Predicted 3D model of a 76-nucleotide RNA (c-di-GMP-I riboswitch aptamer) from a soil metagenome. Its mean pLDDT, the model's own confidence on a scale to 100, is 77. The model forms 95% of the base pairs in the Rfam consensus.

[in-house]
RNA sequence: GAAAAAGGCAAAGCCAGAGCAAUCUGGCCACGCAAAACUACGGAUCCCAAUUCAACGGGAUUGCCGAGUUGCCGAA
Numbered sequence: 001g002a003a004a005a006a007g008g009c010a011a012a013g014c015c016a017g018a019g020c021a022a023u024c025u026g027g028c029c030a031c032g033c034a035a036a037a038c039u040a041c042g043g044a045u046c047c048c049a050a051u052u053c054a055a056c057g058g059g060a061u062u063g064c065c066g067a068g069u070u071g072c073c074g075a076a
Base pairs, nucleotide, nucleotide: 001073008033009032013028014027015026016025017024018023031063037069038068039067041066042065043064044061045060046059047058048057
């Protein structure tokens, strides 16, 4: 970050499974993505069964924002 090419990822939905839940995994599909690669580190949002509530604590989301690390192609 202009064009082109190669390769990659995969939202919603549907099906099957896991979990208390948020949500996750696999298949089909293709909304989009140059970091939609990795790290729950800061913020944000969401969830919490095991007698109840609160706190503490734990958990989920990186395709919510920021930060860190690595990284494909490439004209003027």